[in-house]
Context: one part of a larger RNA
This record gives sequence, C1' cells and structure tokens, in this order.
RNA sequence: UGACGAAGAUCUACACCAGCGGCGGAGCACGUGGGUUAAUCCGAACCUGACCGUAGAACCUUACCAGGGCUGGAUGCCGGAAGUAGGACCCGGAAACGGGAACGACCCGUAAAGGCGGGAGCCGACACAGGGGCUGAAUGGCUGCCGUCAGCUCGUGUCGUGAGACGUUGGGCUCAGCCCCAGAACGAGCGAAACCCUCGCUGUUAGUUAGCUAUCAGCUAUCAGCUGAUAGCUUCUCUAGCGGGACCGCCGGGAAACCCGGAGGAAGGAGGGGACGACGACCAGUCGGCAUGGCCCUAAUGCCCUGGGCUUCACACGUGCUACAAUGACCGGUACAAAGGGAUGCCAAGCCGCGAGGCGGAGCUAAACCCAAAAAGCCGGUCUCAGUUGGGAUUGCAGGCUGCAACUCGCCUGCAUGAACGUGGAGCCGCUAGUAACCGCCGGUCAGCCAUACGGCGGUGAAUGUGUCCCUAGGUCUCGCACA
Repeated sequence: UGACGAAGAUCUACACCAGCGGCGGAGCACGUGGGUUAAUCCGAACCUGACCGUAGAACCUUACCAGGGCUGGAUGCCGGAAGUAGGACCCGGAAACGGGAACGACCCGUAAAGGCGGGAGCCGACACAGGGGCUGAAUGGCUGCCGUCAGCUCGUGUCGUGAGACGUUGGGCUCAGCCCCAGAACGAGCGAAACCCUCGCUGUUAGUUAGCUAUCAGCUAUCAGCUGAUAGCUUCUCUAGCGGGACCGCCGGGAAACCCGGAGGAAGGAGGGGACGACGACCAGUCGGCAUGGCCCUAAUGCCCUGGGCUUCACACGUGCUACAAUGACCGGUACAAAGGGAUGCCAAGCCGCGAGGCGGAGCUAAACCCAAAAAGCCGGUCUCAGUUGGGAUUGCAGGCUGCAACUCGCCUGCAUGAACGUGGAGCCGCUAGUAACCGCCGGUCAGCCAUACGGCGGUGAAUGUGUCCCUAGGUCUCGCACA
C1' cells in the first nucleotide's frame, strides 16, 4: 500500500421490512446430471451452467455410430494420352459408387486438310489441399460478472531515507469523485452527466390516411346509415421531416452548494424508457461463429452415401406451461388495440367439409389488398361446490397438412377415453407504477414443427414502503493485522 476482520462509523440497493404474485407438491414441455447404448456428437458448471451456444435435430443440419464407397480432391508447375473430354441408355447397388456403351466435341493461332502448335477438359506425378483433430493455461476478436457500482489515474508541486502519501481527506450536498466550503496543493484525463434514439405537449411543412360539402349510382323499412365515383379543402385524426418547450426560470422558506413547498404548465426538480459499461479482477467463457501460433492426421482424424443416433429411461436437479375452479367453466350475442409480416409470398369473397382442411380465384410490389378473429371485457343463459359441465394427462379409432419420405421421430382435427391434481414441507424467487398480476396479438428462425421458448406489441390494471435493527451485495472513512 492492499486484501482480510462475528472491528467500528456512515451511505446505497426489491438487500431486508410492508405488500402482491409465484417456485418447492401434481401432470406435461424443455434443459441438465446420471444410468443405458454400436452411438445416445461437443461445449457451458456456485452466484456469473442447466428453454445456455441451438432465432426451428424426420433426411439435410450433423460434428456421433454401423455399414458401403473415394483418394491429390482449391491452385500452380512438369509430363502424358486421340475416338480424347462429354455422354443418352444398360447392368450391379440402399444410395454413393463401380462396370459397359451408341453418339461424340469446344476455344485460339496457322491454314489446302482435326495436318501442326497452344488452351480448356482428362490421366500421371510433384508442391500442396482438407481437418467441427488438440491446446481459450500460446492468442486476436467478442462476451459474462463485480456494475450504471462511482470509482480509477496522471502532470507539476509539497512531505517522507524509502515503499509511498497529499491531491482523491474533512464539513455539507447529490443518482453521481455532482457541486459548495475548508485545506499543500494547483490542474488534467478515463469514467458519471450531457451530446444520440424513443414516448409524452405544441408550431410549421406535406398531403390518394382522415374529415367536410355537393352531385350521381347502388343497398336498406322513408329516416339514420353504409359502399362506390367525381370535384374542392387540410380545421380535426394520423403519418414524418424541421423547430419550440423545462432552466429550480418565477413565488415563499432556510441557504454556499442545494433542499422543501407553491403557481403556471402536456410535462417538472435527472419527466418515463433505451442505447451507452472507467482502471481492473475472475489464468472467467468461447480454437465448435470467425481469425490465428504451436502440435497432430494425410488410403485418413480428409471426402461421399444409406440407415441409425442426438428424441433412449429405475431415477435426480433446473426453467417453464396447464391446473386444482364459482372473482369460475361452458354456450349464444356484442365492442375496443398496438406493433409487425407478406411476389418461388400474404391470400379475400363464394362453395364443400362437424372440423383440421379442400376447391376457388379477387386484391396486394402493399398508410391502399391480405394475414385479421384481438382476448380478457360487456349483455343474456346453463352449471350449484361435486374429482364436478373443474382439470386435461394417457390411450384407441378415423381423418387433414407439409415434405422424396412422418416406423424409430412432425403438427393439426373429429369421436371415444378421461389420469394425477382439492393451493403444495424446509426453504427459495420476482416486482416500487402504467410497475406487478391477468389478457390476447405479432415477428424472427422455418417446407413442416415438437414454441409452453425467445424478441417485441398493445388491453385491463393493483397492493405496499417513505423505514434501515437484522440477512445479502456494494461505496467511503477510521481501527486492527499473525496474510501479500
């Protein structure tokens, strides 16, 4: 000087408390351990592994296993062969591949001519290719975590023999080493903040989105209203480009910083959210994204193919989904979103089918058409506390769709079957507001899908604390120190 301390002081955080919902019990899904296996490819391992790499394992993917096959396979150099290169078709085969084979070339130069020379392609040989083979303790890059925590340093100067200290401490204040005051310090840098994006108010510009007026046509029980066409407009809604707006600016209180209350305001005291992550530690993670040193394989550790496996199952753990019901389930009717996606695509109306779906073909290169129904909600009805009209696992049969192909091993539909489960021990997790909880919608990957995942979007919309004794983590100062 640091690290450490059941040392102290102080500060912060859903850390605890208060509160709401859950996990731990059940069934199922997914991941993992273990067991099994010819193989169940590999990695990730407390927090910071375990719906993680995987934003899509039937083949492919695929790295694993079994079996069947191929050797110079990108490129370069050298040499060689004319019915050569190629090749319908035939045979063997699961395919890859192997064997046979009618026919049968191309480009450039020369030129009478495929006569000659060269090239492409083929064969041979050499140098090499290839490797998801090893080492993340040789590495780059990227990432996780401490941690969005407020820290980490430097120049000059001063002090100290020196390591080093001061600055960075103290008193206040802040989300903040943010700022103020004091002070052997004075300044500066990386961080914090701000600059960036988005949401909330508004001006302006722009209008095939929206609205209004007029006329016409169609529908309808006149009306109300809807649809379409034409003309005009941009007040409103909306879209998206540029601006405005918030600064403790104003008022009151105490004041150095700043804090508390108030007015005005769409918005206050950092307005909400995001992007953004200092010096470093964990010899953290990744050679299997990629790159890359070294080592290793080279008729195989490379390459191709068929089939299997990654989907196994006495168990154990993790993350979820669905429930155990009446604030509910079911049936009928009826509202209100946002954000996305869509030309080898999204697919309307209509018709067929109980349905999945099929037929069909309009529109849409998409503020225009389609996916599309939003769901919870509201109105009416049935159920009456029951393993039930709760719950849907499991299984049987019959079908639909994608795809060369759904046996291993896809999704969906109908009928039948209806299991465990009556709120879950010790213990553990999330969340402070448009949050939690509940409800649905969309997207990427994708032929299809094991998505209950992940990433977004909106709808309904709480309770509880303004405390720091305790648990956990962290910052600062002081003390101790047998550790470095």